[in-house]
RNA sequence: UGAGGGGUCCAAGACGGCCGCUCUUCAACACCACGAGGUACGGGCAACCGGGCCGCGCGGAACGGGAGGGAGGAAAGUCCGGGCUCCUCGGGUCAGUGUGGUUGCUAACGGCAACCGGCCGUAAGGCUAGGGAAAGUGCAACAGAGAGUAGACCGCCUACCCCGCGCUCCGGCGCGGGCGGCAAGGCUGAAAGGGUGCGGUAAGAGCGCACCGCGGUUCCUGGUGACAGGACUGGCAAGGUAAACCCCACACGGAGAAAGACCAAAUAGGGAAGGUCAACGGGCGAUGACCCGCGCUCACACCUUCCGGGUAGGUCGUUCGAGGCCGGAGGCAACUCCGGUCCCAGAGAAAUGGUCGUCGCCUCCCCUCGCGGGGAGGAACAGAACCCGGCUUAUCGGGCCCCUCACUUC
Numbered sequence: 001u002g003a004g005g006g007g008u009c010c011a012a013g014a015c016g017g018c019c020g021c022u023c024u025u026c027a028a029c030a031c032c033a034c035g036a037g038g039u040a041c042g043g044g045c046a047a048c049c050g051g052g053c054c055g056c057g058c059g060g061a062a063c064g065g066g067a068g069g070g071a072g073g074a075a076a077g078u079c080c081g082g083g084c085u086c087c088u089c090g091g092g093u094c095a096g097u098g099u100g101g102u103u104g105c106u107a108a109c110g111g112c113a114a115c116c117g118g119c120c121g122u123a124a125g126g127c128u129a130g131g132g133a134a135a136g137u138g139c140a141a142c143a144g145a146g147a148g149u150a151g152a153c154c155g156c157c158u159a160c161c162c163c164g165c166g167c168u169c170c171g172g173c174g175c176g177g178g179c180g181g182c183a184a185g186g187c188u189g190a191a192a193g194g195g196u197g198c199g200g201u202a203a204g205a206g207c208g209c210a211c212c213g214c215g216g217u218u219c220c221u222g223g224u225g226a227c228a229g230g231a232c233u234g235g236c237a238a239g240g241u242a243a244a245c246c247c248c249a250c251a252c253g254g255a256g257a258a259a260g261a262c263c264a265a266a267u268a269g270g271g272a273a274g275g276u277c278a279a280c281g282g283g284c285g286a287u288g289a290c291c292c293g294c295g296c297u298c299a300c301a302c303c304u305u306c307c308g309g310g311u312a313g314g315u316c317g318u319u320c321g322a323g324g325c326c327g328g329a330g331g332c333a334a335c336u337c338c339g340g341u342c343c344c345a346g347a348g349a350a351a352u353g354g355u356c357g358u359c360g361c362c363u364c365c366c367c368u369c370g371c372g373g374g375g376a377g378g379a380a381c382a383g384a385a386c387c388c389g390g391c392u393u394a395u396c397g398g399g400c401c402c403c404u405c406a407c408u409u410c
Stems, first nucleotide, its partner, number of pairs: 001406010013359007021070006029064001031060002034057002037054003041050003072381001076392002079390005084256004096252005101115005116130001117128004131247002136245002138241002153186002155182003161178007194212006213236001214234003218231005260316004270307007281298005323342008361378007
């Protein structure tokens, strides 16, 4: 210098003027309410009453006013986990759903860190849903001989057996065919029952052997472990697919801030007590029976008071929290602990905006040898709604740090 890898930060470009929105707070000024006093006026015979003005005191925060705060790295998707709340709540099992290398971190996770194995890259580094296919079931289009108890189209081979022909030194030999043998090579396919070499054979083949690969409920060494290295052993059987059913291990109650808690009208309706109706009435009681009197009691309706539930409405939940920043300690790291310091949106279907000026940034065009000047355009994705930890997705442009490879120069 060029090409690349990893991480982190900023992000309405900065500053100012004017006009607005929202939340909290204050009470100097202004404002509002109340109190005592003063003052002039009106009414009254008077006591006194009425509104006005003045300053004072006390309180308030509706309208002004002062002070302070006001979106994000993803606030998004609502995919995963947790807090919180209510419902349910004796225990277990099945079903269902999810997760799936190991060890850690964490409130928890399907997240994160480190490591192991596999694949990709010259490298820095990246990707990985990574238990089980020698339990069972299923699936594999097309092509192909054969796709699962593998198979024989081309090909290779006639050692054994049978037939025919020819030759013969009569022992056999050669050619052709049959019955057959083989799986080395070709062919099909995403995938065809280890690879290389030597031996072996009629031709071949783990058929035998050496090395490599693979398997093993075996042993040794290292590691917490995944696993790695080695020894011994098995001729290789057991093809692929489990984000197909399934098996194994582990985890998991449901609903969600419209959760939920409290206060609570008006109207209608529910319940209780008392009263009116109400006595010349009905019923009951004492009597052998009847009457008077006495005592108790009775419906509908209306009135008064009280109680309880629900609705409108209001308050809380609600933003101080697994919080931010700085420093120290432990750990490879994720992360944890200790000390100091800070308070940082929150309302209600929902505020966080508009405009002007100056100065910058990027792109294009014009003038200029150049410095520079002028003009036009552009500046992303996006918008808190109970809170937090993650993941995923969207995103103009830029800053910083570390690393790899190639070339050049000193």